[in-house]
RNA sequence: CAGGUUGGCCGGGUGAUCGCGGCAGGGAUUUUCCCUGUCGAGGAAAGUCCGCACUCCAUAGAGCAUGGCGCCGGGUAACACCCGGGAUGGGGUAACCUAUCAGACAGGGCCACAGAAACAGGUAGCCGUUUUGACGGUCAGAGUGAAAAGGUGGUGUAAGAGACCACCGGCGCAGGUGGUAACAUCUGCGGCCAGGCAACCCCCACCAGGAGCAAGGCCAAGCAGGAACAAGGUGCUGCUCGUACCGUUUGAGUUCCGGGUAGGCUGCACGAGGCACAUCGAGAGGUGUGUCCCAGAUAGAUGAUCACCGGUGAAAACGUUGUUUUCGUACACAGAAUGCGGCUUAUAGGCCGGCCUGAGGU
RNA sequence: GGCGACGUGGCCAAGAUGGUAAGGCAAGGGUCUGCAAAAUCCUGAUCACGGGUUCGAGUCCCGUCGUCGCCU
Numbered sequence: 001c002a003g004g005u006u007g008g009c010c011g012g013g014u015g016a017u018c019g020c021g022g023c024a025g026g027g028a029u030u031u032u033c034c035c036u037g038u039c040g041a042g043g044a045a046a047g048u049c050c051g052c053a054c055u056c057c058a059u060a061g062a063g064c065a066u067g068g069c070g071c072c073g074g075g076u077a078a079c080a081c082c083c084g085g086g087a088u089g090g091g092g093u094a095a096c097c098u099a100u101c102a103g104a105c106a107g108g109g110c111c112a113c114a115g116a117a118a119c120a121g122g123u124a125g126c127c128g129u130u131u132u133g134a135c136g137g138u139c140a141g142a143g144u145g146a147a148a149a150g151g152u153g154g155u156g157u158a159a160g161a162g163a164c165c166a167c168c169g170g171c172g173c174a175g176g177u178g179g180u181a182a183c184a185u186c187u188g189c190g191g192c193c194a195g196g197c198a199a200c201c202c203c204c205a206c207c208a209g210g211a212g213c214a215a216g217g218c219c220a221a222g223c224a225g226g227a228a229c230a231a232g233g234u235g236c237u238g239c240u241c242g243u244a245c246c247g248u249u250u251g252a253g254u255u256c257c258g259g260g261u262a263g264g265c266u267g268c269a270c271g272a273g274g275c276a277c278a279u280c281g282a283g284a285g286g287u288g289u290g291u292c293c294c295a296g297a298u299a300g301a302u303g304a305u306c307a308c309c310g311g312u313g314a315a316a317a318c319g320u321u322g323u324u325u326u327c328g329u330a331c332a333c334a335g336a337a338u339g340c341g342g343c344u345u346a347u348a349g350g351c352c353g354g355c356c357u358g359a360g361g362u
Numbered sequence: 363g364g365c366g367a368c369g370u371g372g373c374c375a376a377g378a379u380g381g382u383a384a385g386g387c388a389a390g391g392g393u394c395u396g397c398a399a400a401a402u403c404c405u406g407a408u409c410a411c412g413g414g415u416u417c418g419a420g421u422c423c424c425g426u427c428g429u430c431g432c433c434u
Base pairs, nucleotide, nucleotide: 001358002357003356004355005354006353007352008351009350010349012309013308014307015306016305017304018303020040021039022038023037024036025035026034027033028032042333046344047343049342050341051340052339053338054212055211056210057209061241062240063239064238066208067207068206070204071085072084073083074082075081086101087100088099089098090097091096103202107201108200109197110196111195125138126137127136128135129134150168151167152166153165154164155163169193170192171190172189173188174187175186176185177184178183216266217265218264219263225257226256227255228254229253232246233245234244235243236242273292274291275290276289277288278287279286280285310331311329312328313327314326315325316324317323318322363433364432365431366430367429368428369427372387373386374385381417389405390404391403392402393401410426411425412424413423414422
């Protein structure tokens, strides 16, 4: 220098004019209007896929059912997220990227077609016996299939086969060493070698009570009632237990159905907050100190126009491959609605750092 | 804003536990007929889209898109 790979960040700027919403102060003709000051979208505000906070139901209880998660360790309020590590594969020269991860001797189920057989049975073959009808042994080789008794060589046999032996591969058990662990590695033993699917049921371990800010609370306005309940009704709940509230004797209560309203306030903006520094840690992240206050609309404000700069496209000139001039260009994805941590999806362009490969120079 | 369901020829749709997509209407073509109708035979499916699990996916899992419903 070129190409690649990976981590982080930004994602137009400045000014003028006009306009919109919140808050504070002031004024007026006070359901409103005007003036001044100040604040006013995002990295995803999106999908609503996870996890929480918050609110109501009981303070969130027990069991079952149901759902989720699944190598190991750590982080966190929590997680299916993040960080570090392990095993087995795939891609790349490399840096690096990427897929999978409890159990298939606890049990059930499925494995179409083909094939004898889809997991324990024997079509054809081979061998033995034979009354030639058949019976018995066997699964090596053949064939089918996505998948069929570990491979090579030998011993053995009527023919064969881990039936036996040597070596290699796998699995299991025991022990040693390293590691918190997953696991790695070494030694010995056992012929143990009969498949796959758990994103089928299931088993094991762990987690989860339900609903959701249209939750919930208060005020105003407005309307038409009806039914059920008596040791029962309703909620917590899909079921059982348990428990809470109401009611337990005659007119009230609770629940359900119907009817009415379609308004305001609150929840609702100080928070697992941001930034800077120090410190602990390999990292995710933790701790401490200082400092800052940073949207809150309700049919939904956060915008529009112009100029310059930046970016970008085209053309021309000069020409040390960049500079100058002219013309064009709204220039990515998108837009809060209770809040927060993640994931996923969309995204023009730009900036900075680490590492790898190749070439050249010193 | 929140919660839930669905997507299979042009239309309506079946597809229980994965095994190669029924049926009806419509459309097109053939037979029949002098010509039609009726009848009869035949034809046509990216299973919304993209990944994954599996030997194999309309079906199971994840993401994206679209449509519909409920609440106060």
Two RNAs folded together computationally: RNase P RNA and transfer RNA, 434 nucleotides in total. It holds a member of the Rfam family "Bacterial RNase P class A". Rfam classes the family as a ribozyme. The coordinates come from a structure-prediction model, not an experiment, and the mean pLDDT is 77.